Source information:
This is a predicted structure of a 345-nucleotide part of an RNA (small-subunit ribosomal RNA, central domain) from an uncultured organism. Its mean pLDDT, the model's own confidence on a scale to 100, is 88. Its Rfam family is "Bacterial small subunit ribosomal RNA".
Context: one part of a larger RNA
RNA sequence: UUGGGCGUAAAGGGCGCGUAGGCUGACAGGUCAGUCUGUGGUGCAAUCUUGUGGCUUAACCGUAAGUUUGCCAUGGAAACUACCUGUCUUGAGAUCGGAAGGGGGAAGCGGAAUUCCUGGUGUAGCGGUGAAAUGCGUAGAUAUCAGGAAGAACACCGGUGGCGAAGGCGGCUUCCUGGUCCGAGACUGACGCUGAUGCGCGAAAGCGUGGGGAGCGAACAGGAUUAGAUACCCUGGUAGUCCACGCUGUAAACGAUGGGCACUAGGUGUUGGGCGUCAAGUUCAGCGCCGGAGCAAACGCAUUAAGUGCCCCGCCUGGGGAAUACGAUCGCAAGAUUGAAACUC
Numbered sequence: 001u002u003g004g005g006c007g008u009a010a011a012g013g014g015c016g017c018g019u020a021g022g023c024u025g026a027c028a029g030g031u032c033a034g035u036c037u038g039u040g041g042u043g044c045a046a047u048c049u050u051g052u053g054g055c056u057u058a059a060c061c062g063u064a065a066g067u068u069u070g071c072c073a074u075g076g077a078a079a080c081u082a083c084c085u086g087u088c089u090u091g092a093g094a095u096c097g098g099a100a101g102g103g104g105g106a107a108g109c110g111g112a113a114u115u116c117c118u119g120g121u122g123u124a125g126c127g128g129u130g131a132a133a134u135g136c137g138u139a140g141a142u143a144u145c146a147g148g149a150a151g152a153a154c155a156c157c158g159g160u161g162g163c164g165a166a167g168g169c170g171g172c173u174u175c176c177u178g179g180u181c182c183g184a185g186a187c188u189g190a191c192g193c194u195g196a197u198g199c200g201c202g203a204a205a206g207c208g209u210g211g212g213g214a215g216c217g218a219a220c221a222g223g224a225u226u227a228g229a230u231a232c233c234c235u236g237g238u239a240g241u242c243c244a245c246g247c248u249g250u251a252a253a254c255g256a257u258g259g260g261c262a263c264u265a266g267g268u269g270u271u272g273g274g275c276g277u278c279a280a281g282u283u284c285a286g287c288g289c290c291g292g293a294g295c296a297a298a299c300g301c302a303u304u305a306a307g308u309g310c311c312c313c314g315c316c317u318g319g320g321g322a323a324u325a326c327g328a329u330c331g332c333a334a335g336a337u338u339g340a341a342a343c344u345c
Base pairs, nucleotide, nucleotide: 004316005315006314007299008298012313014201015200016199017198021194022193023192025088026087027086028085029084030083031082033081034080035077036076037075038074039073040072041071042070048066049065050064051063052062053061054060091191092188093187095184096183097182098181099180103177104176105175106174107173108172109171110154114150115149116148117147118146119145120144121143125136126135162169163168206247207246208245209244210243211242215241216240220236221235222234223233258312259311260310261309262308263307266290267289268288269287270286271285272284273283274282275281294301295300318345319344320343327338328337329336330335
C1' cells in the first nucleotide's frame, strides 16, 4: 500500500469561514470523451502454459498454439458518468408576517456584601482551631450606630431551562449588531454538500506597555501538626485575578462521539412557534429521560444513533525511547506546531 478501524482498547482536527479538488436533485433532446462491443496492427527473443517431436528416459533441446492482462487505428451501441441545449421545483436561497433568547460590542445606572477611613456608644477582650499558637486590641480593638471612599462580583428568579460554530454567555437600562425557529406560498431555478493549503475565532495560566487593586491569593514569612512536614490546618501576604491595547494558541478545548443528506417502533417530560371548539389533541424546531428492532467485546447507543446507506475531510497501525532529538516555521520570552532514529521489551 491493500485491508480493517477511530464513545471507553491506537485513532475525530478546539471551532468556524472558505480556495483548489472530490461528490452532486427531477424531466426531455443531442454529442460520444469515459464505458461496452466488432475488426486490423503492434505487444522482440528467452521465460511460462498446452499439444507434439528429438537425444534409451529425464533434465535439456526443437516445433506449433496460447499467454503477453497493454497501446494504436478503425466500424458500431447509447443504459450509466461526462459535456451541450431546453425545461421543472422538492434541495438551496431570497421575500412577506410573526416569535423566543445569559448570542456579540459599547455606554450609563443600581442594591446587597466585603475592606478601609471619620465620628458616636461602649470595655476587655477579639480572632482562629481537632486543640492551640502566630496575629489584632487599653495609643480603646471585637460588637453596635451614622457618614464617606474603593474595587470586584451580580443572591433570590435559576430550571432536568435558554442562546452561541466552538471557546463560552447571567443585576438593570439604552444604542449598534450576528444567528435561529414558525407560518405563508407572489420570486430565483440546483445557485448544493464537504473542504487539503489558507484566513479568522479560541478557557485558564503566562508575556509586553500603561492604569487599577476591595476580596481572594501561586511565591514568600510566621504559627501549628509531625520522627521530619520545603504539605494538608491557621495568621499574614507579592505577582496575579480587574481595565485598555498588543502577544501567546494551548486544555479531560469532552458527548473523550467530524460535517451533510436520506431512511428505520414507541412512551414520557420540557422550551419556542403553528393548527385547534384555544380543550383534548395534533404538527414543526430544539433540550432531557426511558425503551424496541438493529448494532456492540462488553459497558451501552438507540429518530439528538454508537442502527441502515451515500458523499467529503481529519486521524490510527504493539509498549517504551518520545508531548523527545535534529531541522524548519511561528513567538519578546515561556514555549507552540511539524516530528524521527538507534536501542530495548